[in-house]
RNA sequence: UGAACAUGCUCCUAGGGUUCCGGUACCGGAUUGCGGUGCGGCUGGACCGAGAGGAGCAGCCCGGUGGCGAGACAUUCGCCGGGUCCACGGCGGGAUAAAAGCCCGGGAGGC
Numbered sequence: 001u002g003a004a005c006a007u008g009c010u011c012c013u014a015g016g017g018u019u020c021c022g023g024u025a026c027c028g029g030a031u032u033g034c035g036g037u038g039c040g041g042c043u044g045g046a047c048c049g050a051g052a053g054g055a056g057c058a059g060c061c062c063g064g065u066g067g068c069g070a071g072a073c074a075u076u077c078g079c080c081g082g083g084u085c086c087a088c089g090g091c092g093g094g095a096u097a098a099a100a101g102c103c104c105g106g107g108a109g110g111c
Base pairs, nucleotide, nucleotide: 007058008057009056010055011054012053015048016047020045021044022042023039024038025037026036027035028034059084060083061082062081063080064079065078066077086106088109092104093103094102
């Protein structure tokens, strides 16, 4: 200086906003229940939601072991155990109603 790898899904959380529901303020009508407008500097229901958060499952890798086989190796099927590390990070843009630790993105850049 350059390149590559660092698996996928689900549930949840930090976080996030406001279409819908609820809440709330005002107004109207009206009389016990309705409509309109505003408010997410409303804890909520619901929703979005992490590469660098959690859990689970699957996959992959390693070791052991069983079945099959006269036996060995390999393959295949199963079981058990282990591993799947590390990871600072914009501005800006994009989706959705909208925003975000969502997506661009393990990107740019930095160490």
This is a predicted structure of a 111-nucleotide RNA (Guanidine-I riboswitch aptamer). The prediction has a mean pLDDT of 78. It was read from a public genome assembly, where an Rfam model found it. The model forms 100% of the base pairs in the Rfam consensus.